[in-house]
Molecule: Bacterial RNase P class A
Organism: bacterium JGI 053
RNA sequence: GGAGGCGAGUGAGGGCCGCGGCGCUCCUUCGGGGGUGUCGAGGAAAGUCCGAGCUCCGCAGGGCAGGGUGCCGGCUAACGGCCGGGGGUCGCGAGGCCACGGAAAGUGCCACAGAAAACAAACCGCCGAUGGCUCCCGCCGGGAGCACAGGCAAGGGUGAAACGGUCGCGGUAAGAGCGCACCGCCCCGGCGGCAACGUCGGGGGCAGGGCAAACCCCACCCGGAGCAAGGCCGAACAGGGACGAGGGGCUGCCCGCCCCGCGAACGGCUCCUGGCCGUUCACAGUUCCGGGUAGGCUGCACGAGGCCGGCGGCGACGUCGGUCCCAGAGAAAUGGCUCUCCACCCGCGCGAGCGGGUGACAGAACUCGGCUUAUUCGCCUCCCCCU
Numbered sequence: 001g002g003a004g005g006c007g008a009g010u011g012a013g014g015g016c017c018g019c020g021g022c023g024c025u026c027c028u029u030c031g032g033g034g035g036u037g038u039c040g041a042g043g044a045a046a047g048u049c050c051g052a053g054c055u056c057c058g059c060a061g062g063g064c065a066g067g068g069u070g071c072c073g074g075c076u077a078a079c080g081g082c083c084g085g086g087g088g089u090c091g092c093g094a095g096g097c098c099a100c101g102g103a104a105a106g107u108g109c110c111a112c113a114g115a116a117a118a119c120a121a122a123c124c125g126c127c128g129a130u131g132g133c134u135c136c137c138g139c140c141g142g143g144a145g146c147a148c149a150g151g152c153a154a155g156g157g158u159g160a161a162a163c164g165g166u167c168g169c170g171g172u173a174a175g176a177g178c179g180c181a182c183c184g185c186c187c188c189g190g191c192g193g194c195a196a197c198g199u200c201g202g203g204g205g206c207a208g209g210g211c212a213a214a215c216c217c218c219a220c221c222c223g224g225a226g227c228a229a230g231g232c233c234g235a236a237c238a239g240g241g242a243c244g245a246g247g248g249g250c251u252g253c254c255c256g257c258c259c260c261g262c263g264a265a266c267g268g269c270u271c272c273u274g275g276c277c278g279u280u281c282a283c284a285g286u287u288c289c290g291g292g293u294a295g296g297c298u299g300c301a302c303g304a305g306g307c308c309g310g311c312g313g314c315g316a317c318g319u320c321g322g323u324c325c326c327a328g329a330g331a332a333a334u335g336g337c338u339c340u341c342c343a344c345c346c347g348c349g350c351g352a353g354c355g356g357g358u359g360a361c362a363g364a365a366c367u368c369g370g371c372u373u374a375u376u377c378g379c380c381u382c383c384c385c386c387u
Base pairs, nucleotide, nucleotide: 001383002382003381004380005379006378007377008376011341012340013339014338015337016336017335019040020039021038022037023036024035025034026033027032042361046372047371049370050369051368052367053366054226055225056224057223066222067221068220069219070218071085072084073083074082075081086100087098088097089096090095101217102216106215107214108211109210110209123156124155125152126151127150130149131148132146133145134144135143136142137141164183165182166181168180169179170178184206185204186203187202188201189200190199191198192197230298231297232296233295239289240288242286243285244283246260247259248258249257250256263281264280265279266278267277268276269275270274305324306323307322308321309320310319311318312317342359343358344357345356346355347354348353
């Protein structure tokens, strides 16, 4: 240098004083108080980014829209997580990183620079075989020059990227997969592997630049809301039904006192300054009913649980046995002081040492499995490179 793991309530150990839950016990004016025992934050409790349990609502089936995932195999309750493997890429290496299906279905985009950014094209350059022009030898013809037509894409230049690659061989006027060798690519087949893929052989001059965290295509997955979910109990006030001549307070009982109420209309009977019956309305009050507010209980702490060991598996993980019970209230407890010691830093001192400072991030609120982010100190294991 690389990979992985462990511990830690403001470093370790004690003392004193407190806080919250539960159990036991004593006292109580029933509101509570005292004593005692026991338990009392995290690796991330965080972000709320994924996946679940649980609960209520919705739902015949299929499709569209929308969202997500995306090499292969496995693990798991499930996952976008984890394990193992393949491929690519970076590193001398241990190892790190990768949304890693499809760009020969279609559409779109590719800044600047550049001739050209994808039916190819030509700035510098190379050539100028063929045609043209000029000159020379000079009848036919041949040669030299120009670079007008024309040919080329090797070299230069631009760019993130230039229409397979190579200071290769041949070929040519110059060149070019134009022919060949090797590498790459595509197609076919054999072998190995569950597969991703690897490897070998044959064929093809090469078609098809890049981007899908652009639209899109393909395959697979996805109902909504959340513990303020939901369940049970349930005042007061208001409302509705029934009963209703007594009811309530001081006051637990009796007496006493006080307060509220014992009403009205109509009809009938009796035959009177009244009584009885019926109907309707009202009334102190009593009681019941439905709804379920305030409030209380529950959900809610035994769980895909922790630890130890055996067995299976490379591993994630599975399985068996033993053992343990481990916060749960609410806008919410888990704190403070002090002594000794530890690590690091600063100052002083020749020195033993002395003085001062620092010791993180953070904080349960229905519960799990992950991911991500924040973060100090200490320790352990394995491995690589250099000397």